[in-house]
RNA sequence: CCCUUAGAGUUUGAUCCUGGCUCAGGACGAACGCUGGCGGCGUGCCUAACACAUGCAAGUCGAGCGGAGAGGAGGGAGCUUGCUUCCGAAUCUUAGCGGCGGACGGGUGAGUAACGCGUGAGCAACCUGCCUUUUACUGGAGGGAUAACGCAUCGAAAGAUGUGCUAAUACCGCGUAAGACCACAGCAUCGCAUGGUGCAGGGGUCAAAGGAGCAAUCCGGUAGAAGAUGGGCUCGCGUCCGAUUAGCUAGUUGGUGAGAUAACAGCCCACCAAGGCGACGAUCAGUAGCCGGUCUGAGAGGAUGAACGGCCACAUUGGGACUGAGAUACGGCCCAGACUCCUACGGGAGGCAGCAGUGGGGAAUAUUGGGCAAUGGGGGAAACCCUGACCCAGCAACGCCGCGUGAAGGAAGAAGGCCUUCGGGUUGUAAACUUCUUUUACCAGGGGCGAAACAAAUGACGGUACCUGGAGAAAAAGCAACGGCUAACUACGUGCCAGCAGCCGCGGUAAUACGUAGGUUGCGAGCGUUGUCCGGAUUUACUGGGUGUAAAGGGCGUGUAGGCGGAGAUGCAAGUUGGGAGUGAAAUCCAUGGGCUCAACCCAUGAACUGCUUCCAAAACUGUAUCCCUUGAGUAUCGGAGAGGCAAGCGGAAUUCCUAGUGUAGCGGUGAAAUGCGUAGAUAUUAGGAGGAACAUCGGUGGCGAAGGCGGCUUUCUGGACUGCAACUGACGCUGAGGCUCGAAAGCGUGGGGAGCAAACAGGAUUAGAUACCCUGGUAGUCCACGCUGUAAACGAUGAAUACUAGGUGUAGGGGGUAUAAACUCCCUCUGUGCCGCAGCAAACGCAAUAAGUAUUCCGCCUGGGGAGUACGGCCGCAAGGUUGAAACUCAAAGGAAUUGACGGGGGCCCGCACAAGCAGCGGAGCAUGUGGUUUAAUUCGACGCAACGCGAAGAACCUUACCAAGGCUUGACAUCCACUUAAAGUUAUGGAAACAUAAUGUCCCUUCGGGGGAAGUGAGACAGGUGGUGCAUGGUUGUCGUCAGCUCGUGUCGUGAGAUGUUGGGUUAAGUCCCGCAACGGGCGCAACCCCUGUUGCCAGUUGCCAGCAAGUAAAGUUGGGGACUCUGGUGAGACUGCCGGGGACAACUCGGAGGAAGGUGGGGAUGACGUCAAAUCAUCAUGCCCCUUAUGUCUUGGGCUACACACGUGCUACAAUGGCUGUAACAAAGGGAAGCGACCUUGUAAGAGGAAGCGGAUCUCAGAAAAGCAGUCCCAGUUCGGAUUGUGGGCUGCAACCCGCCCACAUGAAGUCGGAGUUGCUAGUAAUCGCGGAUCAGCAUGCCGCGGUGAAUACGUUCCCGGGCCUUGCACACACCGCCCGUCA
Repeated sequence: CCCUUAGAGUUUGAUCCUGGCUCAGGACGAACGCUGGCGGCGUGCCUAACACAUGCAAGUCGAGCGGAGAGGAGGGAGCUUGCUUCCGAAUCUUAGCGGCGGACGGGUGAGUAACGCGUGAGCAACCUGCCUUUUACUGGAGGGAUAACGCAUCGAAAGAUGUGCUAAUACCGCGUAAGACCACAGCAUCGCAUGGUGCAGGGGUCAAAGGAGCAAUCCGGUAGAAGAUGGGCUCGCGUCCGAUUAGCUAGUUGGUGAGAUAACAGCCCACCAAGGCGACGAUCAGUAGCCGGUCUGAGAGGAUGAACGGCCACAUUGGGACUGAGAUACGGCCCAGACUCCUACGGGAGGCAGCAGUGGGGAAUAUUGGGCAAUGGGGGAAACCCUGACCCAGCAACGCCGCGUGAAGGAAGAAGGCCUUCGGGUUGUAAACUUCUUUUACCAGGGGCGAAACAAAUGACGGUACCUGGAGAAAAAGCAACGGCUAACUACGUGCCAGCAGCCGCGGUAAUACGUAGGUUGCGAGCGUUGUCCGGAUUUACUGGGUGUAAAGGGCGUGUAGGCGGAGAUGCAAGUUGGGAGUGAAAUCCAUGGGCUCAACCCAUGAACUGCUUCCAAAACUGUAUCCCUUGAGUAUCGGAGAGGCAAGCGGAAUUCCUAGUGUAGCGGUGAAAUGCGUAGAUAUUAGGAGGAACAUCGGUGGCGAAGGCGGCUUUCUGGACUGCAACUGACGCUGAGGCUCGAAAGCGUGGGGAGCAAACAGGAUUAGAUACCCUGGUAGUCCACGCUGUAAACGAUGAAUACUAGGUGUAGGGGGUAUAAACUCCCUCUGUGCCGCAGCAAACGCAAUAAGUAUUCCGCCUGGGGAGUACGGCCGCAAGGUUGAAACUCAAAGGAAUUGACGGGGGCCCGCACAAGCAGCGGAGCAUGUGGUUUAAUUCGACGCAACGCGAAGAACCUUACCAAGGCUUGACAUCCACUUAAAGUUAUGGAAACAUAAUGUCCCUUCGGGGGAAGUGAGACAGGUGGUGCAUGGUUGUCGUCAGCUCGUGUCGUGAGAUGUUGGGUUAAGUCCCGCAACGGGCGCAACCCCUGUUGCCAGUUGCCAGCAAGUAAAGUUGGGGACUCUGGUGAGACUGCCGGGGACAACUCGGAGGAAGGUGGGGAUGACGUCAAAUCAUCAUGCCCCUUAUGUCUUGGGCUACACACGUGCUACAAUGGCUGUAACAAAGGGAAGCGACCUUGUAAGAGGAAGCGGAUCUCAGAAAAGCAGUCCCAGUUCGGAUUGUGGGCUGCAACCCGCCCACAUGAAGUCGGAGUUGCUAGUAAUCGCGGAUCAGCAUGCCGCGGUGAAUACGUUCCCGGGCCUUGCACACACCGCCCGUCA
């Protein structure tokens, strides 16, 4: 310089942080599910080192030897001349003796925590067959055996024994000795301690084998030397986990001597000494073959040790040696054990962790294949033989890599599927169709390299790879996913079921999350799932974390080991840095190049292997050695401060008790009481005494101490800190695992002491209970002495030490300066102790020279929550207990700080008929009405705290009507479409409860004569219909907080952020109304105003309203002419704005008072309801998604029900009377309605009403008499001349019809009730209360509802309290928000 480093989901209403859990990636000797065309290269019992049938896996040499067998050239004999018999060369085979090899190759990983492995050294302490080089020798007619073989015996067999014969390159002497070895002694030289090497000397010991060939010669043999190869031994370093394993060790450690070995060594033995190892982890226990490498990772690391390669260990288990160059020997031997097999029961045989294969185990892992052609190995002179090493083939998608399943065109965007808003969309150029190609598979022909030595011959694979030709799109696609993470969406089914799920989480009737389908996305001969490892995880942090509050500072000190350490000089070179050398096997990885058509794979070269060893150099830093320095540290000295510690003595106040006096009925205690004490004299008070404990005031975020802690005064002894000075030592320092002291309170032991207080305990209260809080008592204990315990929120929740880094202001102790006679004052400085604050830090809160800042050193501690500081074990303790300190299991969080709300029997301010002050009620009675409950065939449904209950319903006899019973209809009572027929409707009659059925009667319009229109009936199907469900799928509408004053936005600013600011603060208002201030400045929805009614008035207009003046007129009358003055009507204006004056206030907003005015501070009333809350109400006003019913959950009819009635509640009416009832009588409204209507007036009836009937679609007529009031009379306080329920009789009205079930009238009857418990409601002025009038609905039916006017009060000191609300603030573990959250027990 270049390259390399990715995150996400999940705690919350939201935020930041801490922190765990989970996911996306890669890998695999894998397994499982679904699917499956071809080829190449690899890989394939991870479990039972479990047991093994069968075959094969180590033999070879006849050129070492004697036999035996086959063979028969050739020869001999007998004779019957083609037979018999004998000898027998070559050649072939090989049981035995002998040689070499079976110690290699192949398998497995049980054991092993070890010099086993890795790496680097060493052996002056060693061995090495075959091989290579080299030196010398290979003499002698030496010897004795033995198997095979023969005979005999035993045994079922395996086999064994006896006896006899025989050979050798088998075995043993002898000679020779270049040389080797042994002991002796000499010289030279070297080194690393013992010592090594070379040379020469004499002495002793030690060799051999032959075979082939005509021969040359070749192959052997013996003794040396050297090399190579292979081994043996020793050492440095590295190599898992546990300390709840802390001590281990007698051949143990060392020495001397002897033995053994190839060799060193306690390897073994005798004697002697008492050592050796261990906190740098011995010993013990657990687990494990180690490495090159492999996987992952940015790296550092972490995990792993299949295949290939190196080493080790093992061969049924354990032990042992033999042979041999080499073994303590996988396919050798012996012994013992277990197991299996054979057996004549006497005895024998065996060892697949070789290759195949079998059983078993298991989720799971292949053929009882071919060949020695190649590579390699053993034997042989060689030919050759052997070789389950190896090379190949078979099986398996087990992995990696490559190829294919077609390509181009093709819109009527076909059919089918799916969805649909019914228009269409999508599958989709996809298919069909046209043209083209033929890889692979298939058929046919040809046909390699691998074969090199070496001329020929020799190929398992294999007629395979490859080449050529042929036919035909022909034979070849699946799997998973589709809520977020995470690419990809709809329909149906299901209905907290069935199921899914890696985490968060889906599913309770509209599921993109379950199942299926269509579509889409991803990968693709594979795709998913499971398991394991690394990563992400900086979540053990070396790189690269923390510890005030999230987990985490030891209770404090002293100090051992250890770690770290001030200034200067010189040397050394251990660390360090640079360079060189050796090693770091090969394979792998990486780079480049090459070979298979590419790739995987293979080959070559390079780089790399970051390591270890060694040599040389440097000397800054660390280290080390020596010298030296004073600033760190310490000593000496002067001075003052202090509840520092220990011991002894002394003091006064107070409590309690005792004695005595005075004195009398209470005391004491509490929220209120009671227990308790007291007439046997208490409490109170006076005097005296006893005893114990604690030390008021001073006293203070003042002082001292390491912490715990320390407080009257005096004295003894004693520790530490601080200031000044600068004499002395000369780095003596800091920290500190273990260790050892100290260590509040409570507690324990022994002995004292005991006034007060006070666990336990007793009693009294409180309470639902009260094993508590309160009260009366009261024992341990508290106090002292001596021991023990060793813990606390032992806290600054902040370890110790050093240095540095703005200031300001208190306070304690000391020193200095200025000044002064002195004391102050002021300034500087050291030490301690507080507060505020900058930079910086921090998740924030906050810390901030007394750091939580910037750095260094050392120690303790933490690694999700619960289980648990628990269990077990160890140690300590008299005990209580302390200390050390887990796991199973379980959860997806637990947690910190801060934010916004909600909440509080938190605080502050304010408002409201909220309380208070008043008036009238309700709750008691009777009735009306609604609801609950009950009943019923049905008593249809909805509404349920405020905010359901005279509510939907502004009016259920039928209808309404949705409910019940019964009787009917099924394209339907209602809508649209089609076909046919005809008129239909209506009326009458019969049946019927009616619906309905039957019969009779009745019969349409236009026309261009083709037909058309409306109407009815019949028929088929699309469909109608549903007051059936879901208000928790919805729209719309409505209630409520609340006519409360709030709710928000833009930009800016502050904060990492949620958010804050604005909107808070000081005033003020009915008001977020206005003013002032302010990091805010502005805007919006709300408030107010604009709108309507009402209160005064001007102008205009003047009928149906009005009538002053003029005229007419009547019994009377605006009745008439006329008039617009007045009232009134209804248009349009004015008026009120704190505008004016004065006081207060901040010179403001505003407020108080006043003037004027009809009205005064929003004049009164109405309409008007912010953002939102309550899954509030309504699917039965209406609309509507989905679901459900379809001869019924639709529809028609009759009758019944909604009106029931032991009871409970709500809302009203009427009362209980004299402020009244009743009777009579010259008063006065407003607002409304009226044609299927209001109805004057007349007649009639006691009356309700009836019979006639004018007027009026209305300022004209009418409903319509207003009532209370006033006046007069009567009643005289009674269940009444109050009250009117209930009931009887007789009538009236509406209506098809008043029985269930209407209203009214008359007469008669005359119930409860004498002012209402706890509790509770409304109202602040034209209001409450009281009085009547009208309207909607409506045939009829109001005590309800909606309006109208008449008469017309009382009271408000005030905001402590109840309820509701607004603003600010505080706490919070709540956020479904206190009707919250949450703990314990039981089921």